The RNA shown here (c-di-AMP riboswitch aptamer (ydaO/yuaA leader)) has 169 nucleotides and comes from an Actinomycetota bacterium. NCBI's taxonomy places the organism under Bacteria, Bacillati, Actinomycetota. The coordinates come from a structure-prediction model, not an experiment, and the mean pLDDT is 76. It matches the Rfam family "c-di-AMP riboswitch aptamer (ydaO/yuaA leader)". On this family, see Barrick et al., Proc Natl Acad Sci U S A 2004: "New RNA motifs suggest an expanded scope for riboswitches in bacterial genetic control". From the family's description: This family represents a conserved RNA structure found upstream of the ydaO and yuaA genes in Bacillus subtilis and related genes in other bacteria. It was read from a public genome assembly, where an Rfam model found it. Of the family's consensus pairs, 95% are formed in the model.
Order: sequence, then structure tokens, then C1' cells
RNA sequence: UUCGAGAAGCCGCCCCUCUCAGGGCGGUGGACUGAAGCCGGGGAACCAUCACUUCCCUCGGGGCGAAUCGGCGGCAGAUGAUCGGCCCACGGGCCGAUCACGAGCCGUUGUAGGGCGAUCUUCCUGCCCGAGCCCGUCAGCUAACCCGGUAGGCGGAACGGAAGAAGGA
Repeated sequence: UUCGAGAAGCCGCCCCUCUCAGGGCGGUGGACUGAAGCCGGGGAACCAUCACUUCCCUCGGGGCGAAUCGGCGGCAGAUGAUCGGCCCACGGGCCGAUCACGAGCCGUUGUAGGGCGAUCUUCCUGCCCGAGCCCGUCAGCUAACCCGGUAGGCGGAACGGAAGAAGGA
């Protein structure tokens, strides 16, 4: 996206009844639910990875998605070094300052990659995005097999140029 099945509620007509209640038919409705198409995840063999050495750090790993990878500045802070002060049972401890600093947070600026400009593709070009969420210590690939998604939200435009293709009149 398409095709089924379909409860409650509501509306109309009819039956029954003093009324209420109840029942039948049709419409609306759409809870729950099935299938196809499309998309994603798990999952053998083989292959890959692992197994060795050195250095640094102390920061699990993985999935969906275009959303990755950097630079600069700031914040906080575990750690290390240096300096100063205090204490000491002489092993060391505490406080302050400076420097360094993996991961983290904020801001800013680039970038792999992605979207839109109304049939499709390519080139040029204009405007943008470059997030977030999930699993839960666990998953490479992967036939059989197993599992999941197919939602939600916003807007009010009349459509940049060139070439080619398709289609229509």
C1' cells in the first nucleotide's frame, strides 16, 4: 500500500408492549483480527574474526536511520604531575593552586551522507537535513527456520535550467 473478516456505540424501519425492556432488517461505525506486497532483525556450514609483540587508556557491545567523522571554545570531573600549607602512628593523609587529560555535557563551525524544487534519469543550480530512538552484557556472514514493522505529525504550495528517455494528445 492492497485484499478480507468484523464487536460495541449511533441512526432508520418493522414486530411486541399501556410504557419500559426485548427482538428482526438495513445503514453507519470500526474494537479485535487474517493474508499479499514491500521493509527490517535473529539464525548453520564455508569464509572471516580470534590466537603473537609494543604503547596508551580504563571508555562493554549491538540494531533502526541519510544522520557519520572532525576543528574551536567553555563547563564539570575520576586520574597523573608540580608547587604551597597543615597533620602524622613517618607507611602517609587532607586542603588549595597550576598543567595535562580518555569518556561526558553545552555552544559554535565544517564534513561523509541525505531530502525538496511535481513523469523518470543525468548534469548544473537554489533552499534545507546531517537527528533521535531501541536492545540490555548478547547477536560477523549465514541455507533451512524464527520474529517484527507497514505508524505518527506538519503544511497550503501551483512548481529552477539543460539534455535524453518513456508516455499521452